Predicted 3D model of a 471-nucleotide part of an RNA (small-subunit ribosomal RNA, 3' major domain) from an uncultured bacterium.

[in-house]
Context: one part of a larger RNA
RNA sequence: UGACGGGGACCCGCACAAGUAGUGGAGCAUGCGGAUUAAUUCGAUGCAACGCGAAGAACCUUACCAGGGCUUGACAUACUAGUGAAAGUUUCUAGAGAUAGUUACCCCUCUUCGGAGCAUUAAUACAGGUGGUGCAUGGUUGUCGUCAGCUCGUGUCGUGAGAUGUUCGGUUAAGUCCGAUAACGAGCGCAACCCUCGUCAUAUGUUGAUAACAGUUCGGCUGAUAACUCGUAUGAUACUGCCCGGGUCAACCGGGAGGAAGGUGGGGAUGACGUCAAAUCAUCAUGCCCCUUACGUCCUGGGCUUCACGCGUGCUACAAUGGCCGGUACAAUGAGCAGCAAUAUGGUAACAUGGAGCAAAUCUCAAAAAACCGGUCUCAGUUCAGAUUGGGGUCUGCAACUCGACCCCAUGAAGAUGGAAUUGCUAGUAAUCGCGGAUCAGCAACGCCGCGGUGAAUACGUUCUCGGGUC
Repeated sequence: UGACGGGGACCCGCACAAGUAGUGGAGCAUGCGGAUUAAUUCGAUGCAACGCGAAGAACCUUACCAGGGCUUGACAUACUAGUGAAAGUUUCUAGAGAUAGUUACCCCUCUUCGGAGCAUUAAUACAGGUGGUGCAUGGUUGUCGUCAGCUCGUGUCGUGAGAUGUUCGGUUAAGUCCGAUAACGAGCGCAACCCUCGUCAUAUGUUGAUAACAGUUCGGCUGAUAACUCGUAUGAUACUGCCCGGGUCAACCGGGAGGAAGGUGGGGAUGACGUCAAAUCAUCAUGCCCCUUACGUCCUGGGCUUCACGCGUGCUACAAUGGCCGGUACAAUGAGCAGCAAUAUGGUAACAUGGAGCAAAUCUCAAAAAACCGGUCUCAGUUCAGAUUGGGGUCUGCAACUCGACCCCAUGAAGAUGGAAUUGCUAGUAAUCGCGGAUCAGCAACGCCGCGGUGAAUACGUUCUCGGGUC
């Protein structure tokens, strides 16, 4: 000077408290440990690993294992020599395939005739490595923490390490601002500038809109309109600006008016100096070490999907605020050409046939669901719940055995609201309801990232728990 204290003072945070919905018990999904295995590839391990890298493991991916092949190599550059039917497309044969042979087509291109280009064979330099080291590194990232801090110049004090400034009195979300002050200034952070939502104005009306007028097949469908909604731009608006009270009459705090919005209006992006030899050599790059007929590379099959068990994260339930049946209403974000696919027809259905329209404010996905109305069930392991299993199918794809999703019939397990313990959330939030997208042939998505619908309860307070800040 820091760090630490079951030392003191002050302050903050869904930290506690007050509420609410869960997790921990059940079944299943998923990740991890362990065990197993020829292999179950590798990494991530308190918070800050464990629905994490993986926005998609049947082959491929794929790095792992078994077996079969290749050795200038699957890929790059250079050089020397040779060849121009070698390669390529195609037929057939052998093979698990890689590969090897074979049939047909194609008898290289340009040229200043020196050569150049392309392909291939042989040789050589070299290629190649998801092999090791994240404790050799770059880059990127997590975390404390969107916490309010971290520093510098000059001056002053101290022998010096250092201190001061940055402390103190108020105040703030804030080292925010005011006042005081051996300090005076400044920088990185805070705030603001950026995006978005909320209000209004102006401009513009197609593919979007429809109040009045006219037509109408009753559908903004058509003429028309430019009001409204909406889309796209450009602006305006909020600043404690105004009033009252408090206050050192300073910063600021409490209340009020007006206003779509009020004191940071809501949300996002934005992460200081640094900490953890934190994570990553498997995104990539890279030093050093290691392999070089193999630790490289090609292929077939298998594995990453195993299963006495333990843990994490989720989904579905245990029912009547409900299940089932019928009717009926209201969204937003998005995606679409090797694509989205309507009307129609067939099928109980998954789906099939067929193909209008649409590179999309035009057409399609598309049905929103909870809600509402009517009926039924009457407290039961049930008309709850749906695991598991048997049978039959559909689709994708060379191929669903290991190991896909979906549909139908049958089957109908555990489960009676869950011990100790523990998590999220302060408002359009929690809870609940559905919808879309990326990845993607298909899909193990109940995941993730978004979107809208319905829409609460509670906060006395800071004694205590945890974390953080200042003295």
The coordinates come from a structure-prediction model, not an experiment, and the mean pLDDT is 86.